[in-house]
C1' cells in the first nucleotide's frame, strides 16, 4: 500500500428500512430484626461525517480505532 471483519447502555451481547432489546451492574420501592436472595420500577447506548429514502443502527461513500490476511 491492497483486501476482509468488528465498532450499539458502565460491561458482555441481540436486533431489524418503521418506538433499539436482554443479562449483569447502577438508582428507587416492596419483602426481612439486619444482610444476602427474591419481586416491582427507573435512568442510561447505535464510533464520527456525509449521501439515498417519507423514514437509516440497518443500504451507499468517506473517515477513526482495533483485529486478520496479502504485498
Nucleotide at each position: 500500500g491492497c483486501g476482509g471483519g468488528a465498532u450499539u447502555a458502565g460491561u458482555a451481547c441481540a436486533a431489524u428500512g418503521g418506538u433499539a432489546g436482554u443479562a449483569c451492574g447502577c438508582g428507587g420501592g416492596c419483602u426481612u430484626c439486619c444482610c444476602a436472595a427474591g419481586c416491582c420500577u427507573g435512568a442510561g447506548a447505535u464510533g464520527c461525517g456525509g449521501g439515498u429514502u417519507c423514514g437509516a443502527u440497518u443500504c451507499c461513500c468517506g473517515u477513526a480505532u482495533c483485529c486478520c490476511g496479502c504485498u
The prediction has a mean pLDDT of 82. A computed fold for a 71-nucleotide RNA from a Candidatus Buchananbacteria bacterium, annotated as transfer RNA. Its Rfam family is "tRNA". The sequence was found in a public genome assembly.